[in-house]
RNA sequence: UCGUGCUAGGCGGGGCGCUAGGGGUGCCCUGAACCCGAAACCCUCUACAUGCGGGGCUGAAUCCCCCGCCCGAGGGCUGCGGCCGUCGGGCCGAGCGCCGGGCACGUGGCGAUGAAGGCCGGGUCCUGCGCGGCGGGACGAUCGUGAACCGGGUCAGAUCCGGGAGGAAGCAGCCCUAAGCGGUCGGUCCCGGGUGCCGCAGGAGCGCCUGGCCAGAGCCGGCGACCCGGGACGCGCCGGGAGUCGUAGUUCGAAGGCGGGGUGCACGA
Numbered sequence: 001u002c003g004u005g006c007u008a009g010g011c012g013g014g015g016c017g018c019u020a021g022g023g024g025u026g027c028c029c030u031g032a033a034c035c036c037g038a039a040a041c042c043c044u045c046u047a048c049a050u051g052c053g054g055g056g057c058u059g060a061a062u063c064c065c066c067c068g069c070c071c072g073a074g075g076g077c078u079g080c081g082g083c084c085g086u087c088g089g090g091c092c093g094a095g096c097g098c099c100g101g102g103c104a105c106g107u108g109g110c111g112a113u114g115a116a117g118g119c120c121g122g123g124u125c126c127u128g129c130g131c132g133g134c135g136g137g138a139c140g141a142u143c144g145u146g147a148a149c150c151g152g153g154u155c156a157g158a159u160c161c162g163g164g165a166g167g168a169a170g171c172a173g174c175c176c177u178a179a180g181c182g183g184u185c186g187g188u189c190c191c192g193g194g195u196g197c198c199g200c201a202g203g204a205g206c207g208c209c210u211g212g213c214c215a216g217a218g219c220c221g222g223c224g225a226c227c228c229g230g231g232a233c234g235c236g237c238c239g240g241g242a243g244u245c246g247u248a249g250u251u252c253g254a255a256g257g258c259g260g261g262g263u264g265c266a267c268g269a
Base pairs, nucleotide, nucleotide: 001269002268003267004266005265006264009058010057011056012030013029014028015027016026020046021045022044023043024042034055035054036053037052064262065261066260067259068258069257070256074252075251076250077249078248079247080246081245082244083243086240087239088238089237095235096234098230099229100228101227102226105224106223107222108220109219110218117214118213119212120211121210122209123208124207125203126202127201128200129199130198131196132195134192135191136190137189138188139187140185141184142183143182144181145180151176152175153174154173159168160167161166
């Protein structure tokens, strides 16, 4: 140096979380990432702690181990800033928001198809009268009903008088009627009202609506600005504590790149 057979080692690593602490199961990053089994009130260990049980492959070097540099996925911690919730406190007041009032700067709307204003009138309001309507009542007219006897007519039967002819009174029934009761009426009169797109007269009043005339440029106040006042605790203020985004620092750091170093045993040639 070569060959054969072995052994140590290797067959992933990292961040967070958990833990007194180291690993694993969990979540995440990386990515060529042996197999099976158990693991959260968990599994296994104790600082040489960097998993446990069983099996398999590879194996002393591109492959195992160590060191330095570069780059760097991702995570942790801290500070600052923005946004958005939450808990507690505080403010009679600077502000925003809220409520009321003002002004007429902006905006908007109305206005020469005539604003504001002035004059004359009407309506809306009140009173009285008339008319109408509604309700009530009286009268009238008309229709119906209406009397066991003490209303009328006719009066079967029965009764009475008479020798008889005949006569008398008369119940029921039927017809009629009085008082009364009821219905109806373009009827007459009286009374009443939360009565009327009605009429007449008078009043009140200038709020609203409206007509005419004069005259000719303003008017309204929805929103914003500004001013005045109010009240409440929603903000804003103070303190605590979450979430999220950004940024700065710090820390751990996979994967990748470059460089350097280290590590066996037996047999045979």